[in-house]
RNA sequence: GCCGUGGUAGCUCAGUCGGGAGAGCGCGAGACUGAAGAUCUCGAGGUCGCGUGUUCAAUUCACGCCCACGGCA
Repeated sequence: GCCGUGGUAGCUCAGUCGGGAGAGCGCGAGACUGAAGAUCUCGAGGUCGCGUGUUCAAUUCACGCCCACGGCA
């Protein structure tokens, strides 16, 4: 340099014919307990890597760039 895969909550990751942003763990509160743990309920937490474009509408499509991993040279 070229090719491929990936980047979504603090962590691990879902999310396809473009329209509701989610789960588990963790965190906070409550219930329970003598107090904790476990369990149950509720809640907070997101510029969906960055920019531009297409579109009424983009995590999703197109282009460019950045980062990580793998392959070729």
About this RNA
The prediction has a mean pLDDT of 85. Predicted 3D model of a 73-nucleotide RNA (transfer RNA) from a Candidatus Thorarchaeota archaeon. Rfam family: tRNA. The family's RNA type in Rfam is transfer RNA. Gene Ontology term of the family: triplet codon-amino acid adaptor activity. RNAcentral records the identical sequence in 2 taxa. The organism belongs to Candidatus Thorarchaeota, within Archaea.